[in-house]
Background:
A computed fold for a 513-nucleotide part of an RNA from a metagenome, annotated as small-subunit ribosomal RNA, 5' domain. RNAcentral holds the full RNA, with entries from SILVA. The prediction has a mean pLDDT of 84. Its Rfam family is "Bacterial small subunit ribosomal RNA". Its family is annotated with structural constituent of ribosome and ribosome in the Gene Ontology.
Context: one part of a larger RNA
RNA sequence: GAAUGAACGUUGGCGGCGUGGAUUAGGCAUGCAAGUCGAGCGAGAACCGUAGCAAUACGGGGACAGCGGCGAAAGGGAGAGUAACACGUGGGUACCUACCCUCGGAUUCGGGAUAGCCACGGGAAACUGUGGGUAAUACCGAAUAACGUCUCCGGACCAAAGGUGUGAUUCCGUCCGGGGAGGGGCCCGCGUCCUAUUAGCUAGUUGGUGAGGUAACGGCCCACCAAGGCUAAGAUGGGUAUGGGGUGUGAGAGCAUGCCCCCACUCACUGGGACUGAGACACUGCCCAGACACCUACGGGUGGCUGCAGUCGAGGAUCUUCGGCAAUGGGGGAAACCCUGACCGAGCGACGCCGCGUGCGGGAUGAAGGCCUUCGGGUUGUAAACCGCUGUCAGAGGGGAGGAAAUGCCGGGAAGUAAUUCAUAAUCGACCCGGUUUGACCUAUCCUCAGAGGAAGGACGGGCUAAGUUCGUGCCAGCAGCCGCGGUAAUACGAACCGUCCAAACGUUAUUC
Numbered sequence: 001g002a003a004u005g006a007a008c009g010u011u012g013g014c015g016g017c018g019u020g021g022a023u024u025a026g027g028c029a030u031g032c033a034a035g036u037c038g039a040g041c042g043a044g045a046a047c048c049g050u051a052g053c054a055a056u057a058c059g060g061g062g063a064c065a066g067c068g069g070c071g072a073a074a075g076g077g078a079g080a081g082u083a084a085c086a087c088g089u090g091g092g093u094a095c096c097u098a099c100c101c102u103c104g105g106a107u108u109c110g111g112g113a114u115a116g117c118c119a120c121g122g123g124a125a126a127c128u129g130u131g132g133g134u135a136a137u138a139c140c141g142a143a144u145a146a147c148g149u150c151u152c153c154g155g156a157c158c159a160a161a162g163g164u165g166u167g168a169u170u171c172c173g174u175c176c177g178g179g180g181a182g183g184g185g186c187c188c189g190c191g192u193c194c195u196a197u198u199a200g201c202u203a204g205u206u207g208g209u210g211a212g213g214u215a216a217c218g219g220c221c222c223a224c225c226a227a228g229g230c231u232a233a234g235a236u237g238g239g240u241a242u243g244g245g246g247u248g249u250g251a252g253a254g255c256a257u258g259c260c261c262c263c264a265c266u267c268a269c270u271g272g273g274a275c276u277g278a279g280a281c282a283c284u285g286c287c288c289a290g291a292c293a294c295c296u297a298c299g300g301g302u303g304g305c306u307g308c309a310g311u312c313g314a315g316g317a318u319c320u321u322c323g324g325c326a327a328u329g330g331g332g333g334a335a336a337c338c339c340u341g342a343c344c345g346a347g348c349g350a351c352g353c354c355g356c357g358u359g360c361g362g363g364a365u366g367a368a369g370g371c372c373u374u375c376g377g378g379u380u381g382u383a384a385a386c387c388g389c390u391g392u393c394a395g396a397g398g399g400g401a402g403g404a405a406a407u408g409c410c411g412g413g414a415a416g417u418a419a420u421u422c423a424u425a426a427u428c429g430a431c432c433c434g435g436u437u438u439g440a441c442c443u444a445u446c447c448u449c450a451g452a453g454g455a456a457g458g459a460c461g462g463g464c465u466a467a468g469u470u471c472g473u474g475c476c477a478g479c480a481g482c483c484g485c486g487g488u489a490a491u492a493c494g495a496a497c498c499g500u501c502c503a504a505a506c507g508u509u510a511u512u513c
Stems, first nucleotide, its partner, number of pairs: 001513004006509005013356006019349002026312003030309003035070003040067002047060005077267003087191007095184003100180008108142004117132006148157003162172002193239003200230003205227006212220001242264004246257004269290005292303004320346001322345003328342001329340004359389004369380004393454001395449005402442002408436006416428001457502005462483003468497005478485002
């Protein structure tokens, strides 16, 4: 000098864009953060209508709940652990892949349950038992069976579900198989901090055979056999640490660093475990153990903010218990739509960077006041007053483009495809055109109003280093980055005036180059 997720002191007008729990991976009140589908299924409250004096019956209606499907493995947070194929880079293959795209084929015939519901119970609660009865795209059986799987090459084996309503091989689905895209698993070469005041380490250890297990290779696991494997090019041990793209600095080489954003990894109160599933050994799923906290009728239960806000604690120190799904993206749905603390916005903080303003022109008999003085004067200083002008920003009022593209609906056109072999589109329809609908929040910009009005400080002035005089103090009080100042004439302490530098900031501290 440059830099920072900074903090502290003094000061503080506005805006834009960023950024903000670095410490206790300490504990958490409260609300919200993952649902959706009635075009998979049965049932159905309130309410409405019709008939009836009523009970009630029928029709509409669809809340809450349940079965079922998809999602919940994404998105969001954090960096505790990890020195490792974790990451980076370059290769490899013994493997898997829901939804999506594409190609070929199929979608036949049956069955038995179970929740919800009803009845009767148990329990303080959480919750739960028995009996009856019901549906499905839930479950099961049979058929069919190849370009699939296995194979001793003879053969053997494996599936399915319907819905809407529109005459469904057309729309949405279901099943089997091939390919793709994207994603993932596993393996290898090279790179990857300090320590030798850590020198030896290793028994599933190293290799083989066989068997098991996995989507898959493999001591991954097991039985048997052999005695190997690593190490001074640093094994083993100890310490520290997520890694990278990047970031800071520097002419570069390098050194330092990994906050925000992106990629990968790991974690989810602590430890262990599996279940479901295409995918998890699963942040807001399950089970066990532990610590902690809460409820209890003392028998027993409940919980997990390293999601968004917020709270306590610790700390030098880090924000609102805000608005909206309008946009982008995600989940579900045929769609309308619903959900989304992702996200988009607003709020707070000079925390950072950038921009703007705090006025402009004139104005000397050079006022007053202050300070200095050789008492003549000098300086503050065109500075002020005063005269003229302007109207940025802020304030008040009014207009206003854009962030909106779509989806849906309406109208028109239209490749194509079917019942049904051909042909054909009234019903279908990718796609195209026109109209209509949607803004939480922000606002460019313009007009009007008034009036210089509301808007300047901080550090420094001995040398380094730009900028000095007077007074006070008297090795005291104090200053100080280094050299050093202060013991009666202090340009170095304190104050005043004046000056220098930077400026909505200026200094200090800490840290890096």